Notes:
Predicted 3D model of a 545-nucleotide part of an RNA (small-subunit ribosomal RNA, 5' domain) from an uncultured prokaryote. Its mean pLDDT, the model's own confidence on a scale to 100, is 87.
Context: one part of a larger RNA
């Protein structure tokens, strides 16, 4: 010298663009952070508003509204988002193996979609309970559950051929028994059928189903090597190491369990302590090396603490469940609820880290055919010089070198063209005026062409054109108006290191990064003129190279 999620003193005009609990993975008030489909399904209000009857007490019936809501179902909630506690591991990274393996939606492709069953939840009725909630009888539906058919191919036994081969096996083909499926919707038509002006179980397009092969994606598993300290830790191991058989997993495997054998790892450091998320990368350095892992990106791990497993393609599941501990909370004392390491906010902690803010307009995600909804993801917006980076605090001219201040050998020097003055400008901040881009779509609706079809219907696809949509933000940018107007500090001045007097003090008060200053003429301490040095910052301190 550089560098930093930085803290502290002083000071402080403006934008951009980033960053912003490094501590207590301490404890949490309150909102919102995961829904969504009525084109699967059953049931379904009110308020209001007007009709009709009336014994004036009210009855029915109509829009509201098949809304709102309630279930039962399908997707999704295992992604997004946090955080770094654990963990020294195949947990990362790099390379490579599965002939030991799965993969929902999504593509391609082939084949399918046919009969029939009983329930159940919402609901009604009754009952328990302070509540959270439960429990009983009756009803009812599905793309919800179940049996039956069919089986191309699929997966099991059997037994046979070719090929490959890492000799363990793997592919491929025929053949013989066996096993396992399905579910409608919506829209539009009348050509087949089948009732016959029309409709439908008929055809028809499209969204879904079911089977199988293939992809892409995404995952699990298994090795080579690679990266912390500490021998003031030398032994360490009983499911331990192998092996037969088994269960279990989607899959190898002591993963598991039964029986055998007695092995297995270790100074090329094994056990153990001790410390830590790993990586692209950042920072430093001429590099070789060092220090570090914040923010973006990829991996893992984690969700009050421990364990468990259900459901699923996928979890051992942050805003799901059970079961146990702790803490909070409600309680009718029986007994029940909670989980911010999500976004934002309290509290506590600390030297220290924003708002209980707008939006779905963009971008990406779930649902939906789609409008559309939901999104603290993200997109902005606000706090903060915390950092990078631009930009202002005026230009010019202007000597009787004014006043003043400091020094002075008293002559003068010197702040200093600075200042005033006079001539210009108008950045930024101000005020008034215009006003973007970010938007391209989806859908619909018109033209034209095309696929499919019996079809001039319906869908569905390509151009083309209207039409719509914006949190930021009347924001950016632009112009006008006024008038130098409203915008400079800090730290140094003894060597090192740029920059010196003068006055107080008098080894005191006091500086100080080293060396070292101060004991009566201190360029080192305080103040004051000047000066050097940065400059919206400037020192200081922490900590890396």
């Nucleotide at each position: 010298g550089a560098a930093c999620g930085a803290a502290c003193g002083c000071u402080g005009g403006c934008g951009a663009c980033g960053u912003g609990c490094c501590u207590a993975a301490c404890a949490c008030a309150u909102g919102c952070a995961a829904g969504u489909c009525a084109a699967a399904c059953g049931g379904g209000a009110a308020a209001g508003u007007g009709c009709u009857c009336u014994u004036c007490g009210g009855a029915g019936g109509g829009c509201g509204a098949g809304u709102a809501c309630c279930g039962u179902g399908g997707c999704g909630a295992a992604c997004g988002g946090g955080u770094g506690a654990g963990u020294a591991a195949c947990a990362c990274g790099u390379g490579g193996g599965c002939a030991a393996u799965c993969u929902g939606c999504c593509c391609u492709c082939a084949g399918g979609a046919u009969u029939g069953g009983g329930a159940u939840a919402a609901c009604c009725c009754g009952c328990c309970g302070a509540a959270a909630g439960g429990c009983g009888u009756g009803c009812u539906a599905a793309u919800a559950c179940c049996g039956g058919a069919u089986a191309a191919g699929a997966c099991c036994a059997c037994a046979c051929u070719g090929c490959c081969u890492c000799c363990g096996g793997g592919c491929a083909g025929a053949g013989u028994g066996g096993u396992a499926a399905a579910a409608g919707g919506u829209g539009g038509c009348c050509u087949c059928u089948u009732c016959a002006u029309g409709a439908a179980a008929g055809c028809u397009a499209u969204c879904a189903c079911c089977u199988g092969a293939g992809g892409a994606u995404g995952a699990g598993c298994c090795c080579g090597c690679g990266g912390c300290c500490u021998a003031u830790u030398a032994g360490c191991u009983u499911g331990u190491u192998g092996g037969u058989g088994a269960g279990g997993u989607a899959a190898c495997g002591g993963c598991u369990c039964a029986c055998c054998a007695a092995g297995g790892c270790g100074a090329c450091g094994a056990u153990g302590g001790g410390u830590a998320u790993c990586c692209g990368g950042c920072c430093u350095g001429a590099g070789a090396g060092g220090g570090c892992g914040a923010a973006c990106g990829g991996a893992c791990a984690c969700a009050c603490u421990g364990g468990c497993a259900c459901u699923g393609a996928g979890a051992c599941a942050c805003g799901g469940g059970c079961c146990a501990g702790a803490c909070u909370c409600c309680u009718a004392c029986g007994g029940g609820a909670g989980g911010c390491a999500g976004c934002a906010g309290u509290g506590g902690g600390g030297a220290a880290u924003u708002u209980u803010g707008c939006g779905c307009a963009a971008u990406g995600g779930g649902g939906g055919a789609a409008a559309c909804c939901c999104u603290g993801a993200c997109g902005c917006a606000g706090c903060a010089a915390c950092g990078c980076c631009g930009c202002g605090u005026g230009a010019g001219u202007g000597a009787u070198g004014a006043a003043g201040g400091c020094c002075u050998u008293c002559g003068g020097g010197u702040c200093g063209u600075a200042a005033a003055g006079c001539u210009c400008u108008u950045u930024u901040a101000g005020u008034g005026g215009g006003g973007a881009a970010g938007a391209a779509a989806c859908a619909u609706c018109c033209u034209g062409g095309g696929a499919c079809g019996a079809a001039u219907a319906a869908u569905c696809c390509c151009a083309g054109g209207a039409c719509u949509u914006g949190a930021c933000g009347g924001u950016a940018c632009c112009c006008a108006c006024a008038g130098a107007a409203a915008a400079a500090g800090u730290u140094c001045c003894g060597g090192c290191u740029a920059a010196c007097u003068a006055c107080g003090u008098g080894c005191c008060a006091g500086c100080a990064g080293c060396c070292g200053c101060g004991g009566u003429a201190a360029u080192a301490c305080g103040u004051a003129g000047g000066g050097a040095g940065c400059u919206a910052g400037c020192g200081u301190u922490g900590u890396u190279c």
Rfam family: Bacterial small subunit ribosomal RNA. Rfam links the family to the GO terms structural constituent of ribosome and ribosome.